[in-house]
Context: one part of a larger RNA
């Protein structure tokens, strides 16, 4: 390459089977069926908003309704997009023309740009594409190599160094330079306008202080002074003075009167305001009423006038009073003062989707910075990876070790010398013997975050090729004895998709920017702490931001992560009834009458006990007759020795033999003053088969007491509906599978033939959770321009409506009623444009 066969797929045609639609035909027959609404019942279901790790919260705001009510405008800058012109650009200061606030035309200035650099004086960029590598382009190959990226040069300015030349001095500074430096050059891209996003300044999204300042008004309340007026029953007490009498030598004293003093007393008016902690307490009253009480001739009460003013007054002083305001009055203004703090912040759908960590801050209730996130792009078809494999590294944790080093540490054993203490022999001896400790030797017990010979697992670095391999020639001031020793470099040739492990995946780059910067939980590792629902770390995964099935209940546990509808199957968990599903099957265990038990997280129980019951292990006894039961014997030397008031088996001490026996302890208990007596060990008879002890672990029991009555979720359950083991069947999640539809993203096809057309039509695949936040597309409101030569007295808008229809939705259209004069669709522009919340504002109920 050809032929044949088989398998898989695709296309076309044919056939068969199953289901459906249109059509046709039949049945039912006028609310039959369907739509919508209301009511009732069953099941599920905690109240929204908010700050928060976390809200149904015994956290705050919220009775209800209507209307109003919060990211605006401007300047500058940055980025993106669009448009105009382009080495320029920008008319609107001004001028001209003109139908005179328009529109049109234009010069000069000026801004930004076209040149940089330097503190400045100043100086001031190739020779038209500088070299190398990567690079799109082209039907293919070769060649060229855009933009852009990387790198090496060259040029310009600055800095440093250098000094030729010229010059009387001062100066001038060439060529060749540097590990220096620039926001540069290397054939240029900007300017203007508009929109959007962000930042900053402005009241700056809205409401909110305590404060601060300036200028005024108040002493009609009240504080105090001064001036001038007014007011204040009736009693009591009885100072000074006076009189009379008495006494006395006198001084004077006493008695009785008189007298009427007093910040005296009782008490009315007045003024005040103690107690009932009375009444009232949406009052008569923003301080009152009643009774009681203080004072009442004075520091008394009071009218009028006048003076003192806000950091000021006045004060018998209480920070009292200064017009219901006082530890600094009131009014207006600066002022919409500021708030890193609290509260609120208004329509819909679609796509993506966080952070509570790093560094710095008079930083810790906050910011900036990086990270995480979104959007917009650009360049390409390369390469990349929270993975595995192979190869090769690095390490000193876990473990282990201590008869290995370091450090700690228990116990004996042996021992010559050495050291010290003691005892004995000895007159003494570094003489001997014994002994204690140190010491030595071989062992033994237990340890280490800051010990270690040894030494993992996990984690971690590098490599698995075109920038490679190979071959030829050349350059060099390097290297070598060596132009053929090496090294580095240059120029050619050859080797292309099995080109160099697996698996999976489009990859790389840039610009702008939001939110966040309180975190919390779980397994494992881990620090502090007696411990904690305690505090602090590491890895990973979650909650936050997240619904669903299960754990009765539940942020985080187990399962599983979500478009809409239908069907099937499972996960975790379950299957007596509540409750969907076996009162299934098989084998064991367990009885709990002062609390049986019952499923991870998890809502507790221990040490210690039990002749409750069930298993197991070890050691004993036993047909040569055990164990238990009943029966008989249980004696002698000997009243052993000591001690004792006494001790005869049995208060006590030391010893604990012999003989006879089937067997009998110099004695297991009771007992006595001491004996006695009884009993046990031990032996035997009857009986006829298992028995004893010590441990161990299943269930059960004890241990086990708390304040409202109470919780295996409840009822209840006992060869379970409990505990342990096994086997099937069954139940159902938004998980998995299949079908249909919606949306998003990506990719493919598509106008030749009369006209229109693409932001279209059509096919395929995957995907669909979401707070803060970002982006896209829409709905609705007021106004302006255009358009529909739109609607409207044959009834506009508005309002009402158990009526109908469309859209995922914001919403919209139609019908009916009312109403009586305006209003709408589409394309643009514009904004005081959408309410449930703000102890919101006003009004109503």
């Nucleotide at each position: 390459c050809u032929a044949u066969u088989u398998u898989a797929c695709c296309u076309a045609c044919g056939c068969u089977u199953a289901g459906g639609a249109u059509g046709u035909u039949g049945a039912c027959a006028a609310a039959a069926u369907g739509g919508u609404u209301u009511u009732a019942a069953a099941c599920g279901a905690c109240c929204c908003g908010u700050c928060u790790u976390g809200a149904a919260a015994c956290a705050c705001g919220g009775a209800c309704c209507a209307a109003g009510g919060a990211g605006u405008c401007u300047a500058a800058c940055a980025a993106a997009u669009a448009u105009g012109c382009g080495a320029g650009u920008a008319u609107u200061u001004g001028a001209g023309u003109g139908g005179a606030a328009a529109a049109c035309u234009c010069a000069u200035a000026u801004g930004c740009g076209u040149a940089a650099u330097g503190a400045a004086a100043g100086u001031g960029a190739u020779u038209u594409u500088g070299g190398u590598g990567g690079g799109a382009u082209u039907u293919u190959c070769g060649a060229u190599g855009c933009a852009c990226c990387a790198u090496c040069a060259a040029c310009c300015g600055g800095u440093c160094a250098g000094g030729a030349u010229u010059u009387u001095u001062u100066a001038u500074g060439a060529g060749a330079g540097a590990u220096c430096u620039g926001a540069g050059u290397c054939u240029a891209a900007g300017c203007a306008u508009a929109u959007u996003u962000g930042u900053u300044g402005g009241g700056a999204c809205c409401c909110g202080a305590a404060a601060g300042a300036u200028g005024g008004u108040g002493a009609a309340c009240u504080a105090u002074g001064c001036c001038u007026g007014a007011a204040u029953a009736g009693g009591g007490u009885g100072a000074a003075g006076u009189c009379a009498g008495a006494g006395g030598a006198a001084a004077c004293u006493c008695u009785g009167a008189u007298g009427g003093a007093g910040g005296c007393u009782c008490g009315u008016a007045g003024c005040g305001g103690u107690u009932c902690u009375g009444a009232c307490g949406u009052g008569c009253a923003a301080a009152u009423c009643g009774a009681u009480c203080g004072u009442c001739a004075a520091a008394u009460u009071u009218g009028g006038g006048u003076a003192u003013a806000g950091g000021g007054g006045c004060g018998a002083a209480a920070g009292a009073c200064u017009a219901a305001u006082c530890g600094a009055a009131c009014c207006a203004u600066c002022u919409a003062g500021u708030a890193g703090c609290u509260g609120g912040u208004u329509c819909c759908c679609u796509c993506c989707g966080a952070a509570g960590u790093u560094u710095c801050c008079c930083u810790c209730a906050g910011g900036a910075u990086a990270g995480c996130a979104g959007a917009a792009a650009c360049u390409c078809a390369a390469u990349c990876a929270g993975u595995u494999u192979u190869a090769u590294g690095a390490g000193g944790u876990a473990a282990a070790g201590c008869g290995a080093a370091u450090g700690a540490u228990u116990a004996g054993a042996g021992g010559u010398c050495u050291u010290a203490g003691g005892a004995c022999u000895g007159a003494a001896a570094c003489a001997g013997u014994c002994u204690u400790a140190a010491c030595c030797u071989a062992u033994u017990c237990u340890c280490a975050a800051a010990c270690u010979u040894u030494a993992a697992a996990u984690a971690u670095g590098u490599a698995a090729g075109a920038a490679g391999c190979u071959u030829a020639a050349g350059u060099u001031a390097c290297u070598u004895a060596a132009u053929u020793u090496g090294a580095a470099c240059u120029u050619g040739g050859g080797c292309a998709u099995u080109u160099g492990a697996a698996u999976g995946a489009g990859a790389g780059u840039u610009u702008c920017u939001a939110g966040u910067g309180g975190g919390c939980c779980a397994u494992u590792u881990u620090u502090g702490g007696u411990a904690a629902g305690c505090a602090g770390a590491a890895c990973u995964g979650g909650c936050g931001a997240u619904g669903c099935g299960g754990g009765a209940u539940g942020a985080a546990c187990c399962g599983a992560u979500c478009g809409u509808g239908g069907g099937g199957u499972u996960a975790a968990a379950g299957u007596g009834c509540c409750g969907g599903a076996a009162u299934a099957c098989a084998c064991g265990c367990u009885c709990a009458u002062u609390u049986a038990g019952a499923c991870a997280c998890c809502a507790c129980a221990a040490a210690a006990g039990g002749u409750g019951u069930u298993g197991g292990u070890u050691c004993a006894u036993c047909u040569a007759g055990a164990c238990a039961g009943c029966a008989g014997g249980a004696g002698u030397g000997u009243g052993g020795c000591c001690a004792u008031g006494g001790a005869a088996g049995u208060c006590g001490g030391a010893a604990u033999c012999c003989g006879c026996u089937a067997a009998g302890g110099a004695g297991u208990g009771u007992g006595u003053a001491a004996c006695a007596a009884c009993u046990c060990a031990c032996c035997u008879g009857c009986c006829g088969a298992a028995u004893g002890a010590a441990c161990u672990a299943g269930c059960c029991c004890u241990g086990a007491a708390a304040a409202u009555g109470g919780a295996u979720g409840g009822c209840g359950c006992u060869c379970a509906a409990g505990c342990g083991u096994g086997u099937u069947a069954c139940u159902c999640a938004u998980a998995c599978c299949c079908c249909a539809c919606c949306g998003u993203u990506a990719g493919g096809g598509u106008a030749a033939a009369a006209g229109c057309g693409a932001a279209g039509c059509u096919c395929u695949a995957a995907c669909g959770a979401g707070u803060a936040g970002g982006a896209g597309g829409g709905c609705g409101u007021g106004g302006a321009g255009g358009u529909u030569u739109g609607u409207g007295a044959a009834g506009a808008a508005g309002c009402c409506u158990a009526g109908g229809a469309u859209g995922u939705g914001a919403a919209u259209c139609c019908g009916g009623g009312u109403g009586a004069a305006a209003c709408a669709g589409c394309c643009u522009c514009u904004a005081g444009u959408g309410c449930a919340g703000a102890u919101c504002u006003u009004g109503g109920u």
The part of an RNA shown here (large-subunit ribosomal RNA, domain II) has 845 nucleotides and comes from Pecoramyces ruminantium. Rfam family: Eukaryotic large subunit ribosomal RNA. The family has 88 seed sequences and 107,465 matches in Rfam 15.1. The RNAcentral record of the full RNA draws on SILVA.